[in-house]
Context: one part of a larger RNA
Parts: sequence; structure tokens; C1' cells
RNA sequence: CUGGGCGUAAAGCGCACGUAUGCGGACCAUCAAGUUGGGGGUGAAAUCCCGGGGCUCAACCCCGGAACUGCCUUCAAAACUGGUGGUCUGGAGUUCGAGAGAGGUGAGUGGAAUUCCGAGUGUAGAGGUGAAAUCCGUAGAUAUUCGGAGGAACACCAGUGGCGAAUGCGGCUCACUGGCUCGAUACUGACGCUGAGGUGCGAAAGUGUGGGGAGCAAACAGGAUUAGAUACCCUGGUAGUCCACACCGUAAACGAUGAAUACCAGUCGUCGGAUAGCAUGCUAUUCGGUGACACACUUAACGGAUUAAGCAUUCCGCCUGGGGAGUACGGCCGCAAGGUUAAAACUC
Repeated sequence: CUGGGCGUAAAGCGCACGUAUGCGGACCAUCAAGUUGGGGGUGAAAUCCCGGGGCUCAACCCCGGAACUGCCUUCAAAACUGGUGGUCUGGAGUUCGAGAGAGGUGAGUGGAAUUCCGAGUGUAGAGGUGAAAUCCGUAGAUAUUCGGAGGAACACCAGUGGCGAAUGCGGCUCACUGGCUCGAUACUGACGCUGAGGUGCGAAAGUGUGGGGAGCAAACAGGAUUAGAUACCCUGGUAGUCCACACCGUAAACGAUGAAUACCAGUCGUCGGAUAGCAUGCUAUUCGGUGACACACUUAACGGAUUAAGCAUUCCGCCUGGGGAGUACGGCCGCAAGGUUAAAACUC
């Protein structure tokens, strides 16, 4: 390479947009590039194969045949792929009418709670733990009442609920804005799918500059525990956590399950619509999500099972024993931390 695979054994890029490429709906006509059939030319000899023959056999040699699976050319066919022309509406998109939503960005605003400050009442403890101590308190703490400041997060509602491509998104109001679903069928007429490179988005931590800093809290300090305790527990506490702008580009970025399309028993929930019936809040049907169970089928088993890991097609990515190693070197990116691409010797 062929073959086989990728939920858990090695293996789906974190996610999207999209270039090239690959693949692509129904019908009619036409061309004949691919395709199929016939003919012609060529396909050196030797070799290989088959049938004979010669060296005493064999290796070896000689003769004949077949073959050389290819290329060129010509005649023909037109089902399929392809090219061209035309038609269509089922894929895709547009329009109109409704609807749901923590989708995004910006601005404003609300209450509870923690902390701190001021004042009142009040007096000896408070806090913390397995038990203690460090720590706080007669310079009046803890507790309680009133007032104020400031930052961060939004109890209940809340739900295998919703929205988003993924990361993710939750007090309330307003402005701007993206996507989705249903119904109507009016329009375009295959405009589609995938996607190497590329581009963008991408939790937390981390970085730069400038703000902010209530609580929490790496580092650090002290008190305990212990044989020791660079920990677990306690008292403090700085970066950070928050905001603006810029970077980083990684996660068990997980459904450990790439995207798209078609087909293949059901039952029961739940969310958003539509239609019909009437008991006016239920039933039935249907479309789109999100779950549980379960048949066929599948799987090494576990399990999956119309949201497939079933049955198929298209395209991309990835795997090929363990360690060395996601490392070295080189390239690219980054302020750095580092990221990405990615071996070998050796060893079992």
C1' cells in the first nucleotide's frame, strides 16, 4: 500500500464560516469524453507459461504456440457518468402572517446578604475547633438598633425547562441586534452537501496598560496536629477574582460519539407552534425541539436503538504495540508563560 477501524480497547480537529477539490434532485433532446462491442496497426528478441526436441539425466540449449492484461486508429451502440440546450418542483432559498426564548452588545436601575465607618443601648467576653491556640475585646468588642459607604453576586421562580455553532448564557427595565419554530402557500428554479489550506469565535488560569477592590483567596506569615507536616484544620493575608482595551488559544473544550441526506416497530413524559372536536380545559392529529423505556437490527461486552453506536451514500479529520514523547531539533506564532507542527537512537 491493500485491508481494517475511530462511545469505553490506538483513533472525531473545541466550534463555526468558507477557497480549491470531491460528490450531487426529477424529466426531455442532443454530443459521444469516460464506458461497451467489432476490425486494423503496434506491443523487438530474450524471459514467464504450454506442447515437442537435443546434450546419458538435470541445470542448460533449440523449435513451435500462447501470452505480452498496454497504446494508437477506425466502425458502431447510447443504458449509466460527463458536456451542451430546454423544462420542472420535491432539495435549497426568498416573501407574507403569527410565536417562544438566561441568544448577543450597550445603558440605566432594585432588594437581600457580607465587610467597613459614624451614632445609640449595653457589659465581659467574643471567635474558632475533634480539642485548642494564634487573633479580636474595658482605648468598650461580640450582641442589638439607626444612618452611611463600597464592591461583587443575583435567593425563591427553577424544571433530564429554554436559547446558542461551540465556549457559554439567569434580578428588573430600555435601546440596538443575530438565529429558530409554526402556518400560508405567492416567488426563484438545484442556486445544494462537504471542506485540505485559510479566516473568525473560543471556559478557567496566565500576561500588558490603566482603573477598582466588599467577600473569597494561590503565594506568604502565625497557631495547631504530627516522629516530621514545606499539608489536611484554624487566624490573618498579597497577586488574582471585577471593569476597559489588547494578548494568550489551551481543558475530562465530553454525548469521551465529525458534518449532511434518505430509510427502518412502538409506548410514556416535557417545551414551542398549528388544525379539528366539544364538556372551555381536555381529547385527537400534525410539525419542530428535549428526555425515559423498549422491538427489529447492532455491539467483544457494557450498551446503542428514528436525537443510532441500525441500514446506506457523499465529503473531511484521525489511528496502526508499550516506553522514549506530545519530548528533542528545525519552522511558524507569542511580550512572556508557552502553544502548534513533530521525530530518532535506545529499550521491552